Predicted 3D model of a 104-nucleotide RNA (SAM riboswitch aptamer (S box leader)) from uncultured Tenacibaculum sp. The sequence was found by an Rfam model in a public genome assembly. The coordinates come from a structure-prediction model, not an experiment, and the mean pLDDT is 79.
RNA sequence: GUGUUAUCAAGAAAGGUGGAGGGAUUAGACCCUUUGAAACCUUAGCAACCCUUUGUCUUAGCAAAGAAGGUGCUACGUUCUACUGUAAUGCAGAGAGAUAACGU
Numbered sequence: 001g002u003g004u005u006a007u008c009a010a011g012a013a014a015g016g017u018g019g020a021g022g023g024a025u026u027a028g029a030c031c032c033u034u035u036g037a038a039a040c041c042u043u044a045g046c047a048a049c050c051c052u053u054u055g056u057c058u059u060a061g062c063a064a065a066g067a068a069g070g071u072g073c074u075a076c077g078u079u080c081u082a083c084u085g086u087a088a089u090g091c092a093g094a095g096a097g098a099u100a101a102c103g104u
Base pairs, nucleotide, nucleotide: 001104002103003102004101005100006099007098008097013043014042015041016040017039021032022031023030026082027081028080029079044074045073046072049070050069051066052065053064054063055062056061078096083093084092085091086090
């Protein structure tokens, strides 16, 4: 890079370096940002995918608890519109994307 499966509700930030962008991509809108963007570092935290323990169970699985380790995350919020269905500005879905686990 790519395939499959699951989730995309909620939650959680301070400091240092940095110096103009950022909210995935394209267009439009909207929002954040020199009262300091991205990125990197430190510390802290959130969550519970992998994981640990216990119960149940032949197993698979399910349930509860946990947080040492591997990831991830810590503005709104996967921001809205765009494609499809629907009478619809609503709702549902698709597509795209993000994260995890397992493959290739």